Predicted 3D model of a 73-nucleotide RNA (transfer RNA) from Rhizophlyctis rosea. The source organism's lineage runs through Eukaryota, Fungi, chytridiomyceta, Rhizophlyctidaceae and Rhizophlyctis. The sequence is in RNAcentral, with records from ENA. It matches the Rfam family "tRNA". Rfam's curators write: Transfer RNA (tRNA) molecules are approximately 80 nucleotides in length.

[in-house]
RNA sequence: GGGCACAUGGUGAAGUGGACAACACGUCCGCCUCCGGAGCGGAAGAUCGCAGGUUCGAUCCCUGCUGUGCUCG
Numbered sequence: 001g002g003g004c005a006c007a008u009g010g011u012g013a014a015g016u017g018g019a020c021a022a023c024a025c026g027u028c029c030g031c032c033u034c035c036g037g038a039g040c041g042g043a044a045g046a047u048c049g050c051a052g053g054u055u056c057g058a059u060c061c062c063u064g065c066u067g068u069g070c071u072c073g
Base pairs, nucleotide, nucleotide: 001072002071003070004069005068006067007066010025011024012023018056027043028042029041030040031039049065050064051063052062053061
């Protein structure tokens, strides 16, 4: 330098064109308990890596860039 894949809450991870972006762990509050843990109930938390484009509508399609991984020379 060429090719391929990936980037989504603090962490992991689903969604692959249509309304509020699931779920688990973690965090916070409450219940329970002598206290803690476990259990139960509830809450907050992601403008979906960045910038454009297509579309009535984009996390999803296209282009460029950035980062990470794999691969070829």